[in-house]
RNA sequence: CACCUUCGGGUGGCGAGUACAGCGGCGCACGGGUGAGUAACGCGUGGGUAAUCUGCCUUUGGGUCUGGAAUAACCCCGGGAAACCGGAGCUAAUACCGGAUAAGACCACGACCUCUUCGGGGGAUGUGGAAAAACAUGGCCUCUUCUUGAAAGCUAUGGCCUGAAGAUGAGCCCGCGUCUGAUUAGCUAGUUGGUGAGGUAACGGCUCACCAAGGCGACGAUCAGUAGCUGGUCUGAGAGGAUGAUCAGCCACACUGGAACUGAGACACGGUCCAGACUCCUACGGGAGGCAGCAGUCGGGAAUAUUGGACAAUGGGCGAAAGCCUGAUCCAGCAACUCCGCGUGAGGGAUGAAGGCCCUAGGGUCGUAAACCUCUGUCGGGAGGAAAGAAAGUGUACGUGUAAAAUAUCCAGCGGCCUUGACGGUACCUCCAAAGGAAGUGCCGGCUAACUCCGUGCCAGCAGCCGCGGUAAUACGGAGGGCACAAGCGUUGUUCGGAAUCAUUGGGCGUAAAGCGAGUGUAGGCGGCUAGGUAAGUCGGGUGUGAAAGCCCUGGGCCCAACCCAGGAACUGCAGCCGAUACUGCCUAGCUAGAGUCUCGGAGGGGGUGGCGGAAUUCCGGGUGUAGAGGUGAAAUUCGUAGAUAUCUGGAGGAACACCAGUGGCGAAGGCGGCCACCUGGACGGUGACUGACGCUGAGUCCCGAAAGCGUGGGGAGCAAACAGGAUUAGAUACCCUGGUAGUCCACGCCGUAAACGUUGGGUGCUCGACGUCGCGGGUAUUGACCCCUGCGGUGUCCAAGCUAACGCAAGAAGCACCCCGCCUGGGGAGUACGGUCGCAAGACUAAAACUCAAAGGAAUUGACGGGGGCCCGCACAAGCGGUGGAGCAUGUGGUUUAAUUCGAAGCAACGCGCAGAACCUUACCUGGGCUUGACAUCUGGAGAAUCUCCCUGAAAGGGGAGGGUGCCUUCGGGAACUCCAAGACAGGUGCUGCAUGGCUGUCGUCAGCUCGUGUCGUGAGGUGUUGGGUUAAGUCCCGCAACGAGCGCAACCCCUAUCACUAGUUGCCAUCGAGUAAUGUCGGGCACUCUAGUGAGACUGCCGGUGUUAAACCGGAGGAAGGUGGGGACGACGUCAAGUCCUCAUGGCCCUUAUGCCCAGGGCUACUCACGUGCUACAAUGGCCGGCACAGAGGGUCGCAAACCCGCGAGGGUAAGCUAAUCCCAAAAAGCCGGUCUCAGUUCGGAUUGGAGUCUGCAAUUCGACUCCAUGAAGGAGGAAUCGCUAGUAAUCGCGGAUCAGCAUGCCGCGGUGAAUACGUUCCCGGGCCUUGUACACACCGCCCGUCACACCACGAAAGCUGGUUGAACCAGAAGUCGUUGACCCAACCCGCAAGGGAG
Repeated sequence: CACCUUCGGGUGGCGAGUACAGCGGCGCACGGGUGAGUAACGCGUGGGUAAUCUGCCUUUGGGUCUGGAAUAACCCCGGGAAACCGGAGCUAAUACCGGAUAAGACCACGACCUCUUCGGGGGAUGUGGAAAAACAUGGCCUCUUCUUGAAAGCUAUGGCCUGAAGAUGAGCCCGCGUCUGAUUAGCUAGUUGGUGAGGUAACGGCUCACCAAGGCGACGAUCAGUAGCUGGUCUGAGAGGAUGAUCAGCCACACUGGAACUGAGACACGGUCCAGACUCCUACGGGAGGCAGCAGUCGGGAAUAUUGGACAAUGGGCGAAAGCCUGAUCCAGCAACUCCGCGUGAGGGAUGAAGGCCCUAGGGUCGUAAACCUCUGUCGGGAGGAAAGAAAGUGUACGUGUAAAAUAUCCAGCGGCCUUGACGGUACCUCCAAAGGAAGUGCCGGCUAACUCCGUGCCAGCAGCCGCGGUAAUACGGAGGGCACAAGCGUUGUUCGGAAUCAUUGGGCGUAAAGCGAGUGUAGGCGGCUAGGUAAGUCGGGUGUGAAAGCCCUGGGCCCAACCCAGGAACUGCAGCCGAUACUGCCUAGCUAGAGUCUCGGAGGGGGUGGCGGAAUUCCGGGUGUAGAGGUGAAAUUCGUAGAUAUCUGGAGGAACACCAGUGGCGAAGGCGGCCACCUGGACGGUGACUGACGCUGAGUCCCGAAAGCGUGGGGAGCAAACAGGAUUAGAUACCCUGGUAGUCCACGCCGUAAACGUUGGGUGCUCGACGUCGCGGGUAUUGACCCCUGCGGUGUCCAAGCUAACGCAAGAAGCACCCCGCCUGGGGAGUACGGUCGCAAGACUAAAACUCAAAGGAAUUGACGGGGGCCCGCACAAGCGGUGGAGCAUGUGGUUUAAUUCGAAGCAACGCGCAGAACCUUACCUGGGCUUGACAUCUGGAGAAUCUCCCUGAAAGGGGAGGGUGCCUUCGGGAACUCCAAGACAGGUGCUGCAUGGCUGUCGUCAGCUCGUGUCGUGAGGUGUUGGGUUAAGUCCCGCAACGAGCGCAACCCCUAUCACUAGUUGCCAUCGAGUAAUGUCGGGCACUCUAGUGAGACUGCCGGUGUUAAACCGGAGGAAGGUGGGGACGACGUCAAGUCCUCAUGGCCCUUAUGCCCAGGGCUACUCACGUGCUACAAUGGCCGGCACAGAGGGUCGCAAACCCGCGAGGGUAAGCUAAUCCCAAAAAGCCGGUCUCAGUUCGGAUUGGAGUCUGCAAUUCGACUCCAUGAAGGAGGAAUCGCUAGUAAUCGCGGAUCAGCAUGCCGCGGUGAAUACGUUCCCGGGCCUUGUACACACCGCCCGUCACACCACGAAAGCUGGUUGAACCAGAAGUCGUUGACCCAACCCGCAAGGGAG
């Protein structure tokens, strides 16, 4: 598809012997993935296998004969949900099983040759035994048989069996190499070996029986932790360190564990069986599964890709082949994940545009950058063209060859032709358009390349380390600019480097971390001289290997590069072979210099045991004797009239041994001290002889080891933890005192530490000197002892070279070297916890980590500091005089108050300070009223002279109005000054910051210091100079000196003052002369004196004496007016105090701008419980009061000082001469002197306070002036603790003047009068200078710093108990499976038998 149908299906054709299923062969043990396990012959490297296997492949020899019985599929029946299974029946093979044959292979025995590691192997050989095979496909008919054509046969190809050999692959064995922990030190029973057997491809305890008792381990066994190994990779100069992705080699694994089967090969990733966990299916009875294959999903995670294409190439499996399979592989996709290359434009372009940013306001910068002009065309976009990678195989009616007879045919290979591309219409090329679409990230304090502004204000934040940020941040955030790299740039993590910071190359250990407390000696390491041998180490040559890739070099291929290809080199290693023999090793023979022995000698607190001695303390007995003793800074507890202390005598007992005694001796260290004896170790010196390397060191081991402590038993005088009491003290669990127990002592046994220190391990050799001392010796000398020279051994001091970070060491090294051991690796945690060992205990030894810090530390330097030292100074103390602190008042401050009581100053060095003078003003504060280009400056425009007078309003400021008035210069345009109006630039600020600043000032301190150049010393900081000896007021001067000089300071130069001279004499002066007056230099005159004010002189330790160093200088003296700086002033080094001042002034920044500016009125700064500072006045008789008399200096005065006169008690008023001042005035000086009075009293002291009345200044005295008069008459009777000033014309005391100022002074600044006391002295207080010393301080002792406690948090340890993991030993149960044994069933070959049948298996 057709037909038939009972609609279940049936028949036929094609498809097609295809799909599918089954039997058989080969493969599935390759390729691909992963790194769990493994510390191992796992891996790497080099060997061995004479102890082995090897499918497919290659070469080669021989063979492939003859039989047989089954069984899938299929068909039938059955079970099950399924997976699947059971039963019955049939059938084939290159499936399976017999028989034959056996060269060779294999096995057994025998004998020969050869090699040998002596175990055995190889070769040839004799006898015996046992074991083989499979056929398929294509073609042909020459030969044989049937005969279109086939079969046998032949032929070709492929296969099969049995050997030999090769190649490849694999198994096993061995040397060497291969992480950490000793807080893992012992492990081991098939364990180690033997004999025999079994087993395997093969050796072997691989397994078993028996025998022996071995084997491994400090060169690290066992145990625990971690880990796949390597070529390589990263880093590093290298040596190393770290690592094991990709690629490549090996190993191991395949859900976890176990097991075998098959096979050439597996104990098998996509096979089987069992157990387990998990997931899924289920009819609950049972089943299924294993992505560490490629994709993909989920989970985890900071994080890691597409459920792509193709077998075109390369490779693999099967196949005769076509071909099929292949997530191997080749490609594509995703991710800047890495490496490389390319682009985002190039040239020109200065008004250096606009804009941004900065600004010293000029400018600078982004910046030729842009715009603009000219040009180019990579990538991307569009269009067109277009590879290489492909070689084959197959096919072929083409050509050639083989086989049998052949031009057919088969087969073979060569040549020709045809055909095959996932990527992909991709690379690449051409054309078109177009500067068109294409730059970011980090950083800019130093390291480290790159700087400004703004914002912020120890906030926000940054940070790799150091560290930034608290109002000027190159460090935070932003911006502009810059630097770096660039399709990337930063961050984080990790590794190496730097790090010589684990040190082999290439470190250290006196004090930085680090020498065991000391010895003895095992293993080990190292080791004298000569000769011979050997050749292990060592050295040379050569061989093999050291896979490839990678790194490196050369060349080549993609446009270049990355990348790839080829060649070379290298692979520093390992193993054979040959050679060399100096050195090391080993063997042999010798030597004596190392080491040791014998002998002689002396020294010694060397050790042990026993004995002896005297002094002293204490106690006891006795005597004398009486009131204290003892103790301390002073005391007390304590002892003593029951007789102490003191003293004499006798006795007891224990411990320690004065003097000698020494930087001296001995010992390994700890340590050792009266004398004697005994026992005993070591060292040293001398002489000769002997041994012949016997040596050095020394992990472990063992022994010794102060004091304290522990155990048992003694002993116990003194001393004395604990304890008690007394003192001291705030306390005093201390220092001091009185007592006092362990203990200290002895014997025996533990402990095992220490600042066990020379903080220096031991040994050997070498390397300048000087001076001591101990022991022994030599020489010289001597009567002798010293002295001197010298050798060896000890013990010290100083020093050269050298070393050292420095300090220091320096023959007894910390120098130069060698050998061996121990130890160190930032501080804390911590010499602790845990574990282990030891111990009676105390505890010792061994010995971490978490966590935390940015240091801890050494030596030296400069300062500062010290209840360190030395020297020295100062009214610093002391010695004095007078004060303050008490009173009242004045004044300043704190506090409080207030609307405001403006602000500043704060120990000295703020507080009568800014303030040399707040009623208004000042004034900055408060309240209220006003102004807004402003009270003030500059610029622009306009107007007006300026200015004066008056009125209204108001508290005034202010507002409104009226009137007078027209100036000066002029080139006649106008201009200058002033006033008003307008607008804006701007003014203004006693607003903040004195910690942004200048300037000025205070203070240390008028202290004597502070520095520099050159030189020199030191690695350096730095030192020296500048310290030292003297001296000074002085860093003043002298001397000395690795310093020599210099600067700032000191001093001097300047001013005043003290003496004198000269000059000059008015306003000063008046001795002389003259005149005059009541009187006065009043006048003439004079310039002598005083004085004035200018110039000089003088004083310099110059002179003398003494002291001293011949110095500097000091002391004394002379002279002198003055004497050692004559007195006083000015003058203040480097610096300190972030001292003071932004409110004198100046000034950066910030802030305010109808107010934080400006004007005005009033108030406040003057408040008042209190506290402090500085003063005044007092408390009285050295005084008060009254009267009289006298003597200064220095100043001031015309907006002034004001005489005289008059008035007033007075303050003062009136009037007024004189004076721009040596002229006149202020102006009286006061204390003082003389006289009087008061008489010790809250007064005749004291004057506060208050009342009243006045004066003056001023616009104005209410808040809030000064003064006067009358009245009032407070506290106060000499001032607690404490504290200040002053050393001579000073203190004290007395008055006078001035500045400020209208007025206001107890303050301040000056002036003179009168005019003392005291200083022994430098111990002490304070401050300072120099030298020195210690230091853990350096914002520097007002420093630094320790511990407890409280709270919170972090980390770690311990912890009863609970729990997980891992592991040992023993035991119980025990799957699959292998091997063995036993038993049963079926049934071929085979055996027996004629057969049935039996046996065997």

This is a predicted structure of a 1401-nucleotide RNA (small-subunit ribosomal RNA) from an uncultured prokaryote. Its Rfam family is "Bacterial small subunit ribosomal RNA". Gene Ontology terms of the family: structural constituent of ribosome and ribosome.